[in-house]
RNA sequence: CGAGGCGGACCGCCGAAUCCAUCGAGGAGCCGGGGACCCAAAGUUCCCCUGGGGUGAAUCGACCGACGUGUCCGGAACGGGCACCACGUCGCAGGGCGAAGUUCUUCCGCGCCCGAACCCGACAGCUAACCCGGCAGGCGGCUGACGGAAGAAUGG
Repeated sequence: CGAGGCGGACCGCCGAAUCCAUCGAGGAGCCGGGGACCCAAAGUUCCCCUGGGGUGAAUCGACCGACGUGUCCGGAACGGGCACCACGUCGCAGGGCGAAGUUCUUCCGCGCCCGAACCCGACAGCUAACCCGGCAGGCGGCUGACGGAAGAAUGG
């Protein structure tokens, strides 16, 4: 001097998940659920089944198809076919990001991604009053950053 790693400050991203105060208890703000009139829904019979609902962008479809199950052909096979099916692949409704005076917003183009997970427990449409909750978690960067058009605010 450089590479890599860790930690702090700082700058950013997804998300409601921030700020203030505090011995404790809390407050503001943002977010979610339950909960009237009205509206919506609600007809009869038979059969089958176990559902139904919530947060969230996270839905839906096609293809392939293991183990296994069921079934068909066959006298049988350590034979074959079909159906269902995890994983996987490709799309889709939908969602996010792309930082150049500061904060924020919109549009266009292009590019890169996500398209999960969890909760309630037989139960919930909407819903004023009212009631009950949450404010987590996970990542990137280290002065570097795709362009174009328009607007609001603040400061000088």

The prediction has a mean pLDDT of 77. This is a predicted structure of a 156-nucleotide RNA (c-di-AMP riboswitch aptamer (ydaO/yuaA leader)) from a Frankiaceae bacterium. NCBI's taxonomy places the organism under Bacteria, Bacillati, Actinomycetota, Frankiales, Frankiaceae.